[in-house]
RNA sequence: CUUAUCCAGAAAGGCGGAGGGACUUGGCCCUGCGAUGCCUUAGCAACCAAUCCGGUGCUUCAUUUGCACGGAAAAAGGUGCUAAUUCCUGCCCUGGUGCAUAACCGGGGAAAGAUAAG
Numbered sequence: 001c002u003u004a005u006c007c008a009g010a011a012a013g014g015c016g017g018a019g020g021g022a023c024u025u026g027g028c029c030c031u032g033c034g035a036u037g038c039c040u041u042a043g044c045a046a047c048c049a050a051u052c053c054g055g056u057g058c059u060u061c062a063u064u065u066g067c068a069c070g071g072a073a074a075a076a077g078g079u080g081c082u083a084a085u086u087c088c089u090g091c092c093c094u095g096g097u098g099c100a101u102a103a104c105c106g107g108g109g110a111a112a113g114a115u116a117a118g
Stems, first nucleotide, its partner, number of pairs: 001118006011041005019030003026088002042082003047078002051072003055069004086112001091109007
C1' cells in the first nucleotide's frame, strides 16, 4: 500500500503501584476492593496453514490436475483476542418527533484505528 472483518465470544494467578479506556471534541465508564501495563496458565474465535466435500466459474478437445469462489468439522501449527459495539461521539448526507437553526430518537457514508492475509 491492497483486500477482508470489526453490535457474537472468551479470566484466573503473579509482578507492579497510578492513572487508564489510540489520537482530537464532548460525554460516559474502569480504577488503592489495585486498574492500564508486563509475565504465566486457562479460555474464545476461526484470518492464515493443514483436513474433508463438490456446487459455481476459469483453465483443457475432453477427463484429470491446477486456480478462484463456496460449504463442513476440528482446534495439534502461525497470529489474534479475553470491560463496555472500535465504549459512544466528532466530519458529510439524511429520516422521525418538534414552532425551531434547541432538544431527543434513528439510518447511511467517510476519516482514523485494530486484526488477519498478501
The RNA shown here (SAM riboswitch aptamer (S box leader)) has 118 nucleotides and comes from uncultured Chitinophaga sp. Rfam family: SAM riboswitch aptamer (S box leader). Rfam's curators write: The SAM riboswitch is found upstream of a number of genes which code for proteins involved in methionine or cysteine biosynthesis in Gram-positive bacteria. Its mean pLDDT, the model's own confidence on a scale to 100, is 79. The sequence is in RNAcentral, with records from MGnify. Taxonomically the source falls in Chitinophaga (Bacteria, Pseudomonadati, Chitinophagia, Chitinophagaceae).